c-di-GMP-I riboswitch aptamer from Malonomonas rubra DSM 5091, 75 nucleotides, folded computationally. It was read from a public genome assembly, where an Rfam model found it. The organism belongs to Malonomonas rubra, within Bacteria.

[in-house]
Formats: sequence, structure tokens, C1' cells
RNA sequence: UUUCGAUAAUAGCAAACUCAGAGCAAUCUGAGGACGCAAAGCUACGGGUCCUAAUGGGAUAGCCGGGUUGCCGAA
Repeated sequence: UUUCGAUAAUAGCAAACUCAGAGCAAUCUGAGGACGCAAAGCUACGGGUCCUAAUGGGAUAGCCGGGUUGCCGAA
């Protein structure tokens, strides 16, 4: 450095649900709250799924894959 992921250690994130707000909606943001997560950090490139009042667009990365960045170091 590349793989790999432990009854290791230091950290981290935050499902459902509740309250407030934004949005036509999917859903998102903040606070609380923890189901879980070795990338549950970021990215809409490919597939899937969802929404739409439209020709058009939007959402989902905690659906799968890809790209990219990162903590530790047992086997």
C1' cells in the first nucleotide's frame, strides 16, 4: 500500500415512532428517540422501487451494484 474484519480499542451515524416546519406528493430538515450499521461518510453513473398537476421533472445512497474519501490493526 492492497485485501480482510476481532467477544480489541477510540470514536461515529441513527430505523420505527412523537413534536414542529417545508413540499401537490414521494420525501426532506430540526429536536427527542434507538432498530440497527465496518463506511448506515459522500456521490443519482447503472439497475430497482416510489411520487407527480404537467410534455417535464422529483425522491430513495439505511434497496443492489459502481466511483470516491476515512478510523483501528487481532487473525